[in-house]
The RNA shown here (small-subunit ribosomal RNA) has 1400 nucleotides and comes from an uncultured bacterium. RNAcentral holds the sequence, with entries from Greengenes. The coordinates come from a structure-prediction model, not an experiment, and the mean pLDDT is 82.
RNA sequence: UAGAGUUUGAUCCUGGCUCAGGAUGAACGCUAGCUACAGGCUUAACACAUGCAAGUCGAGGGGCAGCAUGGUCUUAGCUUGCUAAGGCCGAUGGCGACCGGCGCACGGGUGAGUAACACGUAUCCAACCUGCCUUAUACUCCCGGACAGCCUUCUGAAAGGAAGAUUAAUACGGGAUGGCAUCACGAGCCAGCAUUUUCUCGUGAUUAAAGAAUUUCGGUAUAAGAUGGGGAUGCGUUCCAUUAGAUAGUAGGCGGGGUAACGGCCCACCUAGUCGACGAUGGAUAGGGGUUCUGAGAGGGAGGUCCCCCACAUUGGAACUGAGACACGGUCCAAACUCCUACGGGAGGCAGCAGUGAGGAAUAUUGGUCAAUGGGCGCGAGCCUGAACCAGCCAAGUAGCGUGCAGGAUGACGGCCCUAUGGGUUGUAAACUGCUUUUAUAAGGGAAUAAAGUGUGCCACGUGUGGUGCUUUGCAUGUACCUUAUGAAUAAGCAUCGGCUAACUCCGUGCCAGCAGCCGCGGUAAUACGGAGGAUGCGAGCGUUAUCCGGAUUUAUUGGGUUUAAAGGGAGCGUAGACGGAUGAUUAAGUCAGCUGUGAAAAUCUGCGGCUCAACCGUAGUCGUGCAGUUGAUACUGGUCACCUUGAGUGCGUUUGAGGCAGGCGGAAUUCGUGGUGUAGCGGUGAAAUGCUUAGAUAUCACGAAGAACUCCGAUUGCGAAGGCAGCUGACUGUAUCGUAACUGACGCUGAAGCUCGAAAGUGUGGGUAUCGAACAGGAUUAGAUACCCUGGUAGUCCACACGGUAAACGAUGGAUGCUCCCCUGUUGGCCCUUUGGUCAGUGGGUUAGGGGAAACCCGUUAAGCAUCCUCCCUGGGGAGUACGCCGGCAGCGGUGAAACUCAAAGGAAUUGACGGGGGCCCGCACAAGCGGAGGAACAUGUGGUUUAAUUCGAUGAUACGCGAGGAACCUUACCCGGGCUUGAACUGCCGGCGAACGAUUCGGAGAUGAUGAGGCCCUUCGGGGCGCCGGUGGAGGUGCUGCAUGGUUGUCGUCAGCUCGUGCCGUGAGGUGUCGGCUUAAGUGCCAUAACGAGCGCAACCCCCGUCAGUAGUUGCCAUCGGGUAAUGCCGGGCACUCUGCUGAUACUGCCACCGCAAGGUGUGAGGAAGGUGGGGAUGACGUCAAAUCAGCACGGCCCUUACGUCCGGGGCUACACACGUGUUACAAUGGGGCGUACAGCGAGUUGGCCGCUGGCAACAUCGGUCUAAUCCAUAAAAGUGUCCCUCAGUUCGGACUGGGGUCUGCAACCCGACCCCACGAAGCUGGAUUCGCUAGUAAUCGCGCAUCAGCCAUGGCGCGGUGAAUACGUUCCCGGGCCUUGCACACACCGCCCGUCA
Repeated sequence: UAGAGUUUGAUCCUGGCUCAGGAUGAACGCUAGCUACAGGCUUAACACAUGCAAGUCGAGGGGCAGCAUGGUCUUAGCUUGCUAAGGCCGAUGGCGACCGGCGCACGGGUGAGUAACACGUAUCCAACCUGCCUUAUACUCCCGGACAGCCUUCUGAAAGGAAGAUUAAUACGGGAUGGCAUCACGAGCCAGCAUUUUCUCGUGAUUAAAGAAUUUCGGUAUAAGAUGGGGAUGCGUUCCAUUAGAUAGUAGGCGGGGUAACGGCCCACCUAGUCGACGAUGGAUAGGGGUUCUGAGAGGGAGGUCCCCCACAUUGGAACUGAGACACGGUCCAAACUCCUACGGGAGGCAGCAGUGAGGAAUAUUGGUCAAUGGGCGCGAGCCUGAACCAGCCAAGUAGCGUGCAGGAUGACGGCCCUAUGGGUUGUAAACUGCUUUUAUAAGGGAAUAAAGUGUGCCACGUGUGGUGCUUUGCAUGUACCUUAUGAAUAAGCAUCGGCUAACUCCGUGCCAGCAGCCGCGGUAAUACGGAGGAUGCGAGCGUUAUCCGGAUUUAUUGGGUUUAAAGGGAGCGUAGACGGAUGAUUAAGUCAGCUGUGAAAAUCUGCGGCUCAACCGUAGUCGUGCAGUUGAUACUGGUCACCUUGAGUGCGUUUGAGGCAGGCGGAAUUCGUGGUGUAGCGGUGAAAUGCUUAGAUAUCACGAAGAACUCCGAUUGCGAAGGCAGCUGACUGUAUCGUAACUGACGCUGAAGCUCGAAAGUGUGGGUAUCGAACAGGAUUAGAUACCCUGGUAGUCCACACGGUAAACGAUGGAUGCUCCCCUGUUGGCCCUUUGGUCAGUGGGUUAGGGGAAACCCGUUAAGCAUCCUCCCUGGGGAGUACGCCGGCAGCGGUGAAACUCAAAGGAAUUGACGGGGGCCCGCACAAGCGGAGGAACAUGUGGUUUAAUUCGAUGAUACGCGAGGAACCUUACCCGGGCUUGAACUGCCGGCGAACGAUUCGGAGAUGAUGAGGCCCUUCGGGGCGCCGGUGGAGGUGCUGCAUGGUUGUCGUCAGCUCGUGCCGUGAGGUGUCGGCUUAAGUGCCAUAACGAGCGCAACCCCCGUCAGUAGUUGCCAUCGGGUAAUGCCGGGCACUCUGCUGAUACUGCCACCGCAAGGUGUGAGGAAGGUGGGGAUGACGUCAAAUCAGCACGGCCCUUACGUCCGGGGCUACACACGUGUUACAAUGGGGCGUACAGCGAGUUGGCCGCUGGCAACAUCGGUCUAAUCCAUAAAAGUGUCCCUCAGUUCGGACUGGGGUCUGCAACCCGACCCCACGAAGCUGGAUUCGCUAGUAAUCGCGCAUCAGCCAUGGCGCGGUGAAUACGUUCCCGGGCCUUGCACACACCGCCCGUCA
């Protein structure tokens, strides 16, 4: 020392990307009141107009251009001694230019160059210099000749130049003097690691000087100090090895030259060295430091302002002068550029201060003053000073202040939002009342900075100092500050509001416009875009962009990793290096401690103080973790010496082994050759064909040849460093274990560079070639098949010698050493051993920590544990192990090895699902076994398509298609055409007016409707109300859209057996367990077992119908008994026994028996029973899936229409018709068709109805009479069946479509477009391709009957009812669907997935 978002359906990890923080010489956008302090070309070391930035000294000098004063002369005016003008005099103050002195090497700017003794730090110079300044000593003598200037002349456009004459000095020169100065030699002594050297003495040689002014400043020499500089050295200072070798003045020496001084600095000669993996040389980049930003720190980044050092001054080079320069505002040369020019020639250098252009996202005034501080010159006054101090501009930074304060609820108006119309919010905010006055404006007063210095007078000491009086010096500035007056008066914005991240709603938009730091948002209900209201954050600022550090332990010293996530080199030997056993002694390099010096100031930090506070500033302290010196300590590390044996090695002895190398030998097999036997095929495959074979194959026998490989033994066996090694045998040879303890005495471990080995394929040369066999050829397979399969077959496979140097070279796990009760079980080798066994070394398996590690999987004495040492390697995915370069190779290729660009992931382990042409178990009319159909025909009906004014809409694999529709001629009706209405066809609130409402009739019209208008009110509390019409207003209305906004309902998986929860336990977690396993069941049904124990929704049961019995109740039902009656009939009295009907109960539970089984349970021609193992059928549909269906049943959010997308009416359409499909009906016939006779049901409906009877009609039906509001009437014709007659296998006496004619009925109306009846007509069709559907028993098949809807009906449909009444199931391999367990997975929108390549 803080984290968060983002890989997934979810999880843990690895790992990158992104965010929140701080900072800036910043820029941009919006906004802007004041003050203080600090800051302001980061780009073009690009080019520069103009002005200024270095002068000063007359107390060095000659002089006098200009100014002033004075003198003098002339002239003018006149006031006669004054003014003015001019000339002369350097006489005075002064002074342009000139000679001379000092300064100009400071101050100021910039960062181009420089990777270096450039900088930092430390040490050294006995190898050096130093103007001005300070101290000390000594001296300052005599001469001389010039050059500027001035003057004259010449020349040039100019800059300037040349010649002549004349002249001064503190300019220059000569001479004298001189030492403690310098040099050489000799002698002595001291110091030093040393070349050397201090000091003393002696001899010889060499070198000085300037005056001015008025009592001071100078000049010369020497010695010393101070200051400043020069040089040498240690250490530190960026990246690249895809820069590995560099170097001839190079490295050193001797002798010279040069320098202030050392030195190859330079030169001659001699030697051949020197630097480099501790990174030379080369390339790229860069001024260095104090410091500064960030960070917990270690670090990382930066070097602007301020301070120190360096370098540079348009570019390059050079020297001169000087104490000092190789010189920013000096000189010379060259180059580029600019300017002037008379074209001959000249001038210039803002990286000084301002300023201009240019570049750029971007950086200021051509300001004031020398008052202060500082500098130069001067004795001084003073002069100069773009150094400096001030001011101006800029929110560009830091700090401070303000834009008011208090009260004030009807919680005002307005805005926004919601709604149940009540409200919420803006909001005490405003208005309003009171108060204050920083700031602002106005007026007045008004500093400090001047501690000081100048001039002058006086005093003291005594000769340049001090004191004192007076005088004078202020740019900023009438500024800061203070006082007074006025009055809330003059002053708030910016960004954000999906998550990270504080802050939410409405409207607009509709994958558009746009947003975005990452994830991402936007396709009609956007808290993510744009606007508004509100909110949040900061605030004279706020956001954005750029850059740096942080977070990032994401380069890990602190502080990471490498089995599977990126990452162990293929293996060994071994150099440098790093690390290293025991004992003793010594040393003191590392290490530790004290002291000394240094580590500039500023900065940071702390204390105190000054500006009203703060920022800022002053002062003091700490710090500066460093370097050097010095004195100690000696455990550890290092050095040296001695010694030891346990590490390591050697010897001796035994043994094991597919260890290696070059020989010899062997048999089986294969192919080939020869010969024999033998005959028609062989071979090959899923099936075939190519191929071989009557020229005799294959098969078989014998003999021979060749090459390659070694069956069995053989094994989690053994050996080897790895690669790898297998017939037998002898020779040569390497290693290891064990035993022994004789020898050496740390000789060790690891290992960059280097060297060696290194499977298979491949390459070169030469052999060899039996088998197999890339390439190639043929045959198949296939849509194709450059493959898999087959027949052949070349390189190769084998040997020798070379090369190459890679593999999933794997235990995906580097080597060495030590440690860590385990236990069980094998095995190889040795030793001990009588045996069980023990021990050492190796090689395996299981399992657990009494433990540990790991993300998990797992590892676990053969570690992936605990430690030490060394080494290779990794740092998101892709691009890419690619490109370029270099090295190696005959080549193929190998080694080394990037970047641009692009993505927000890529990845590991584990979890739950789904999926698999994975596995196991099980079920279902799923298949199989059967029966009957569909698909072919005609028709009915629905759909698609087409058509149409419209053919309304919806349903579309299973799960749409005789479905919504359980009744389309009008209506329905939603569609089309035409005609109307507009508060509307229906409903309703309010207001106003009028009136009963209603309206027969007649007329126009297709009708809606319009006109006409006979007739025609009620209640009342007397106010009015009911009802209706008209007008106004608010609602209306919509089968318009969205089933992907919804409710409700429904289909399907599926009546499949599943789906979950609580607590506990396991796991870091997602999750698991339970629910798994064994047996069983129709069933997660149950039993047993069990870290689970229980529970819920489902299953089952409870409900209804049918089947048996009992009780009870008998009318409309029934009739056994009794009676009556009829042609006959429960027709009547009576009865409730029976049937039946209604209600209530009972019964069935594997209960009993036998066998099997632990149990659950199963089995049985079992018993009993009406029924037997859920008795049959129905209702009942778990969690969920399909954004499944429905906004057109209904409801409902949002959107849309409002003289129409509403509504009324007439007509048309939904009924169309080259065609395709689904569902059905009728058939194709004799198990049939037709005629006649005859037997037996159940459900259910009925008054706008069901019907009966009589009559009429061939019939549909009609007329009249009658019955039933129903156990009463309808009401029995059921049909198949059965009896009999005809038909006799034909397009028929099958089949009935289509068509013609005539009718009946319903209805306002049967044309489009109804049903039925009669007569006539008599089509296709002779059992249906691929394919496909239903059904397991009262089922299929077949036969009729009823009902709903309904005026009628296109019903062959739907829903029910009963009659007759089968066949088959070996079985679960296969198809389909489903359930459980398990396995794989790169899928999770879940295999209709994901994903690769090519093309657009």